[in-house]
RNA sequence: CGUGCUCAUGCGCCUAAUCCCGCAAGGGAGCCGGGGAACCACCUACUUGGGGUGAAUCGGGCACAACGGGCCUCUGUGGAGGCGCUGAAGUGCCCGUAGGAAACCUUCCUGUUCCGAACCCGUCAGCUAACCCGGUAGGCGAGAAGGAAGGAAAGG
Numbered sequence: 001c002g003u004g005c006u007c008a009u010g011c012g013c014c015u016a017a018u019c020c021c022g023c024a025a026g027g028g029a030g031c032c033g034g035g036g037a038a039c040c041a042c043c044u045a046c047u048u049g050g051g052g053u054g055a056a057u058c059g060g061g062c063a064c065a066a067c068g069g070g071c072c073u074c075u076g077u078g079g080a081g082g083c084g085c086u087g088a089a090g091u092g093c094c095c096g097u098a099g100g101a102a103a104c105c106u107u108c109c110u111g112u113u114c115c116g117a118a119c120c121c122g123u124c125a126g127c128u129a130a131c132c133c134g135g136u137a138g139g140c141g142a143g144a145a146g147g148a149a150g151g152a153a154a155g156g
Base pairs, nucleotide, nucleotide: 001010011141012140013139014138018029019028020027021026030136031135032134033133034132035131040126049124050121051120052119053118058096059095060094061093062092063091064090067087068086069085070083071082072081073080074079099115100114101113102112104151105150106149107148108147109146110145
């Protein structure tokens, strides 16, 4: 995919996220990611830890704020209470932003819309043949395209 809800199926989109076998557990193919020599690179601090998956980084503003400092009050001198005065991990919202996506594929230019999350390792990781390990979840039906080059496909 005219509109709203539910179920099923098909097609399509983001993505590594697909397909096959199996009742299941699981296995296989494809795809993706990580670790890991030599050569090369890095030359030296290194704890303010560092690194990885992913487009998802880096800033600014406002509010709240664990905790610390300061001040005030009370006190039985053990402490208790208060004040945002000050610093601040963090949380929420907003505004930008590196970057990413938008219907055959790739690259580039202009333009529009949207996204700009989350998680893992655990003090350790440059590259990397052999080799080793892991993932193959989910979310969607929004759209706005125009141009240049090269392909693919279809037709003749």
This is a predicted structure of a 156-nucleotide RNA (c-di-AMP riboswitch aptamer (ydaO/yuaA leader)). Its mean pLDDT, the model's own confidence on a scale to 100, is 76.